[in-house]
Context: one part of a larger RNA
């Protein structure tokens, strides 16, 4: 020196990224118990008191007699620093963020705010369904039948979900354009012949003609997308108003320095002596944003911040002990 342990003046988170870890709380009965709230909860909220012994009495059982045994309940005294005396057994509150919740998952570095889920919705599918395995035979959906199945997003609930179909998809139309197999053969050229006519090779036009594409709608809880530049009010600042370009439309309601803010440590308050962090507010959204959901939200969480009470050797500032070890002599 290390590992595991106790103990420890005064302070009491001054340490650290962070109270990691350690300490502290811990049983049962009594009393009390706030905000908010889906009225179920919060809640064992916080927050206080009892708790051995010995002896007297009551009350409830049981036995029968004046007894016992179990539970319970009061009064009185004793002893101690300390009576769930060891051992086992929540630290508490408050405020945000996110996921509503029990619940899953990276067996072996990640348990979350990831998945899932009840709920919503949208699309397909009328049965020999659709969607799927198989080359096929079939097999399963299903011994099921739209309140049933398949798929794709969203995530309890509450209050809502704005505007855009030009592009890209998806569907529905069918006038016309395009392309388009077989089959068809107008003709053309060689050959053959002294010539022509027939034959024989070779090419080869109109004619035909689905669905797609083109084309015209319809659809956004389909993929997705939601603008510039100027003037304008009697201090000045803004601009409700105007105009002007372009657009398929020009982000509505809400929220906002936010898990989303570059400049930023914005800028005002709070809280500390002191706060790049928290909380509450402004709005100037580099680059919020409405089921790629939008904002709230009681309960809830080995999830993330920040406060603050309680505790402590995490610390100032380290010191003793115990046990095993490494070392060192022999």
């Nucleotide at each position: 020196c290390c590992a595991u342990g106790u103990c420890g003046a005064a302070g009491g988170a001054a340490c650290u990224c962070g109270g990691c870890a350690c300490a502290a709380u811990g049983a049962u009965c009594c009393c009390g118990u706030a905000a908010c709230u889906u009225u179920g909860a919060g809640a064992u909220a916080a927050g206080g008191g009892g708790u051995g012994c010995u002896c007297u009495c009551c009350u409830a059982u049981c036995u029968u007699u004046u007894g016992a045994u179990u539970a319970g309940g009061a009064a009185a005294g004793c002893g101690a620093c300390a009576c769930u005396u060891a051992c086992u057994a929540a630290g508490g509150g408050g405020u945000a963020g996110u996921g509503a919740c029990u619940g899953u998952u990276u067996a072996u570095u990640a348990a979350a705010a990831a998945c899932a889920c009840a709920a919503g919705a949208c699309u397909c599918u009328g049965c020999u369904a659709a969607g799927u395995g198989g080359u096929a035979a079939u097999a399963a959906g299903a011994u099921g039948u739209a309140u049933a199945g398949a798929g794709u997003c969203u995530g309890a609930c509450a209050c809502c979900u704005g505007c855009c179909c030009c592009a890209u998809g998806c569907u529905g139309g069918a006038a016309g354009g395009u392309c388009g197999g077989a089959a068809g053969g107008a003709g053309a050229a060689g050959u053959c012949u002294u010539a022509u006519a027939a034959g024989c090779u070779u090419u080869g036009a109109a004619u035909g003609g689905a669905a797609u594409c083109c084309c015209c709608g319809g659809u956004a809880a389909a993929c997705g997308g939601c603008a510039u530049c100027a003037g304008u009010a009697a201090c000045u600042c803004u601009a409700a108003c105007u105009g002007u370009c372009c657009u398929a439309a020009g982000g509505u309601a809400u929220u906002g320095a936010a898990a989303u803010u570059c400049c930023u440590u914005g800028u005002c308050g709070c809280a500390u002596a002191a706060g790049u962090a928290g909380c509450g507010a402004c709005c100037u959204g580099c680059a919020c944003g409405a089921a790629u959901g939008g904002u709230g939200u009681a309960a809830u969480g080995a999830c993330u911040g920040c406060c603050u009470u309680g505790c402590u050797g995490u610390c100032u500032u380290c010191g003793a002990c115990a046990u095993g070890g490494a070392c060192c002599c022999g």